[in-house]
RNA sequence: GAAGUCGGCUAGGCAGUCGCCGGUUGAGUAAUCAACGGGAGGAAGGUCCGGGCUCCGUAGAGCAGGGUAACGGCUAAUGACCGUCCGUCGUGAGGCGAGGACUAGGGCCACAGAGACGAGCGUAUUAAGUUACGGUGAAACGCGGCAACCUCUACCCGGAGCAAUAUCAAAUAGGCAUGUGCAGUGAGUGGGCAACCAUUCACCCAAGGCGGCUCGUUGGAGCAUGCGGGUAGGUAGCUUGAGGCGCGUGGUAACACGCGUCCUAGAGGAAUGACUGCUACGGUGCGCGGGUAAAACCGUUCGCCGACAGAACCCGGCCUAUCGGCCGACUUCACUU
Numbered sequence: 001g002a003a004g005u006c007g008g009c010u011a012g013g014c015a016g017u018c019g020c021c022g023g024u025u026g027a028g029u030a031a032u033c034a035a036c037g038g039g040a041g042g043a044a045g046g047u048c049c050g051g052g053c054u055c056c057g058u059a060g061a062g063c064a065g066g067g068u069a070a071c072g073g074c075u076a077a078u079g080a081c082c083g084u085c086c087g088u089c090g091u092g093a094g095g096c097g098a099g100g101a102c103u104a105g106g107g108c109c110a111c112a113g114a115g116a117c118g119a120g121c122g123u124a125u126u127a128a129g130u131u132a133c134g135g136u137g138a139a140a141c142g143c144g145g146c147a148a149c150c151u152c153u154a155c156c157c158g159g160a161g162c163a164a165u166a167u168c169a170a171a172u173a174g175g176c177a178u179g180u181g182c183a184g185u186g187a188g189u190g191g192g193c194a195a196c197c198a199u200u201c202a203c204c205c206a207a208g209g210c211g212g213c214u215c216g217u218u219g220g221a222g223c224a225u226g227c228g229g230g231u232a233g234g235u236a237g238c239u240u241g242a243g244g245c246g247c248g249u250g251g252u253a254a255c256a257c258g259c260g261u262c263c264u265a266g267a268g269g270a271a272u273g274a275c276u277g278c279u280a281c282g283g284u285g286c287g288c289g290g291g292u293a294a295a296a297c298c299g300u301u302c303g304c305c306g307a308c309a310g311a312a313c314c315c316g317g318c319c320u321a322u323c324g325g326c327c328g329a330c331u332u333c334a335c336u337u
C1' cells in the first nucleotide's frame, strides 16, 4: 500500500414560519387560553419462534399430533445466545452445522452402464453364474449412500388470543316454524281428612365445557336447522418495563450481582408533518490550480444527487431489505527498512 474476517456505533445538525397529538402547571362554570417539556426504526417489515399479560379448564389417563437431538453453560423462555469437541468450506483471520440409530423394518439412488441387487454384458474356466478377470460408474455377487424420506430411540409439550378481557349505556321480537330432548326415583319438613301442594337434600339424565379422538370428569334443560327483527356506541386494557445509560466486581464468554442516574410516543381510521435558509458527510459533472512523459492522485468555486423504509398490548430472538459514514481487533499478499 492492497485485499479480506469479526465486532461495535450512527442513520444528518442548527434556525425560522405554519400545522397536528399527548403530558404537567396556571386561569376559566365550560368551551378554551397561556407557559414548559415530549412525540416513529435498525430493522418499526416477515409472523418463523419464545415469553409477559388476559380468559377458558376442579384435575387427569391413553392414543394421535407437534418439537428437540454431541457435551456444558446462560436466560423469564426458545429451535436463540456463549464456550468446548466433532464434521465440513477457506492459505488464513474465520464461516456453516443437515451433530442419536442404516443388522428393527420399508423406501429411494441422476448420468454412464447389460444391470444399482430376486441384477448379471464380454473373455477364460467349471458338472453348475462354479471360479477368476475385464468394461461403465463415486459405488456392482453388497457389513454402499440417503433418516432436511417414512420410521425407530430418548426427552419435552393444555388451549385461545388485545378483534384477549373487564365495565357502562342503548335498542329489539324472551319473535315464528320444524325436529328432538325436557323424563323420573328416594328420604326429610310444613299444609291438608285424603287426593295433593310447597320446599330441602341425594341419586339419575340431554345439550354444552375440558385443543382432536376415546375413557373419565364436569354440567343440569335446553339444543339443532330455517325465516324474520334490533344493536354493533363509550370507557378501561394503553405504557415504569425480564427498562435505558454509566461505573465497579465475578466470569474465557454469553451473562450475573451491586451502586448511581434517567423517564425517552400512546394515536384511535389512526397524530409524530410541510416549507425556507445556512451547514456537516458521501458521490458525481464542468472549470481552475498543483502533479505526471501522459495519467493516477490532491486541493478548490459552482451545479446536481443522497438508501431500506413507518409504531398500534409489551418484551427477547431469528430472517429479509438497505444509500452511506465512523471506530476497534485480527488475517493474507507485495514492497521497503
Stems, first nucleotide, its partner, number of pairs: 001333010012279007020039002023036005041308001045319002048317005053161004060215004065157005070084004085099001086097004100152002105150002107146003121134004165236004175227006184203008208218003243262008281306005287300004